[in-house]
This is a predicted structure of an 88-nucleotide RNA (c-di-GMP-I riboswitch aptamer) from Neobacillus paridis.
Its Rfam family is "c-di-GMP-I riboswitch aptamer". From the family's description: GEMM was predicted in a large-scale screen for bacterial structured RNA regulatory elements.
Taxonomically the source falls in Neobacillus (Bacteria, Bacillati, Bacillota, Bacilli).

RNA sequence: UUUCGAUAAAGGCAAACCUUCUGAAAGGUAGGGACGCAAAGCCAUGUGCCUAAUGCAAUUUAAAUGCGAUGGUUGACAGGUUACCGGA
Repeated sequence: UUUCGAUAAAGGCAAACCUUCUGAAAGGUAGGGACGCAAAGCCAUGUGCCUAAUGCAAUUUAAAUGCGAUGGUUGACAGGUUACCGGA
């Protein structure tokens, strides 16, 4: 430096759920809490998935409906990038 994750060692993160704040919603913040994770560190670049506000369409008193990310998801998959310990 590359690659792998057996055995350890030191640690790290934190699902569901509850409380709080925020958002149209999906979701996100903070605290508690641990399902799990060898990148469950970071990046929304590609794909997928979630929501559907402003807007557009038709119908109509209105509401409801359809389209639609520019919103979100990195604990959906890839890709990029950084990294502890140990083996080769």